Predicted 3D model of a 103-nucleotide RNA (c-di-GMP-I riboswitch aptamer) from an Acidimicrobiia bacterium.
Rfam family: c-di-GMP-I riboswitch aptamer. About the family: GEMM was predicted in a large-scale screen for bacterial structured RNA regulatory elements.
It was read from a public genome assembly, where an Rfam model found it.
The coordinates come from a structure-prediction model, not an experiment, and the mean pLDDT is 84.

């Protein structure tokens, strides 16, 4: 050094949840807490996944226009889909760093 991870030593992180802050949200940031983690440190231009404030398209509602239906309207309301962007490293992979040696 490289592979490997143990009732091994001595130390890291810090799920859920509660608090407060920021953010439209995903979610991030500090406390507190501790499920777990041998990289659960770092890297967002491999893939995946979420979010939706803003724009597009629309099912359905209203209201207007018609004798009616249809079309068409509307600084309306609105499931849903999309787009710009955004977010996720305790999603996967993958790069880079790093403590300790039983076998």
């Nucleotide at each position: 050094c490289a592979c490997g991870g143990a009732c091994a030593a001595a130390g890291g992180c810090a799920c859920a949840c509660c608090c407060g802050c920021c953010g439209g949200a995903a979610g991030g940031c500090g406390g507190g807490g501790c499920c777990g983690c041998a990289a659960a440190g770092c890297c967002g231009a491999g893939g995946g996944g979420c979010c939706u404030a803003c724009c597009c398209c629309c099912a359905c509602c209203a209201c207007g226009c018609c004798a009616a239906c249809g079309a068409c309207g509307u600084c309306g309301g609105g499931c849903g889909g999309g787009g710009c962007g955004g977010c996720c490293g305790g999603c996967c992979g993958g790069g880079c760093u790093g403590c300790c040696c039983a076998g």